Model confidence (mean pLDDT): 84 of 100. Predicted 3D model of a 75-nucleotide RNA (c-di-GMP-I-GGC riboswitch aptamer) from a Desulfobacterales bacterium. The organism belongs to Desulfobacterales, within Bacteria.
């Protein structure tokens, strides 16, 4: 520094179910496990989606960058 996810050791955790926050998009917690090689993290660019709408916000598991990283493999 770059590529895999075949191994093994791990992580995360879509929907749904409860309970809790918000006007809402939607968040938190706890189960489960639908994927995931960054599904760690950051609204920087686009999208979409909300509302109390010439502005606020919500989605990092919509796409694109950018930062950090575990384990094998190449130089």
């Nucleotide at each position: 520094c770059a590529a895999g996810a075949a191994a093994a050791a791990g992580c995360c955790a879509a929907g749904c179910c409860u309970g809790u926050c918000g006007c809402g998009a939607g968040g938190c917690a706890g189960g489960u496990a639908c994927g995931g090689a960054a599904a760690g993290c950051u609204u920087c660019g686009g999208g979409u989606c909300u509302c109390u709408a010439u502005g606020a916000g919500a989605u990092g598991g919509c796409c694109g960058a950018g930062u950090u990283a575990c384990c094998u493999u190449g130089a």
It was read from a public genome assembly, where an Rfam model found it.